[in-house]
RNA sequence: ACACCAUCCCGAGCGGCCGAGAGAUCUGGCUUGACGACGCCGCAGCAACCACCGCAGGUGCCCCACGGCACCCGGCAUUGGUGCUAACGCCAGGACCGAUGGAGA
Numbered sequence: 001a002c003a004c005c006a007u008c009c010c011g012a013g014c015g016g017c018c019g020a021g022a023g024a025u026c027u028g029g030c031u032u033g034a035c036g037a038c039g040c041c042g043c044a045g046c047a048a049c050c051a052c053c054g055c056a057g058g059u060g061c062c063c064c065a066c067g068g069c070a071c072c073c074g075g076c077a078u079u080g081g082u083g084c085u086a087a088c089g090c091c092a093g094g095a096c097c098g099a100u101g102g103a104g105a
Base pairs, nucleotide, nucleotide: 002104004102005101006100007099008098013043014042015041016040017039021032022031023030025094026093027092028091029090044085045084046083049081050080052075053074054073057072058071059070060069061068062067089097
């Protein structure tokens, strides 16, 4: 880089550095920023995708039962892998759009 699945109106900010734009892209809006944004670093926090735990309930599979497994589901936030911490992905329209996670070849 590629195709697939899920999510994207909840939530969560301080300090240091930098110095002009930023809110992914195009058009149009609307915001935000020298009371220092964006970005980078540190710390803190939020959340619960993966991980981890469970099997009450549902579905499927192991021929049935027992038992087990998977998914849905429920829990956890101590540890681990990510992610996120203005406004609905800021809004409308467009585009083989984008972001994050998972699993795959």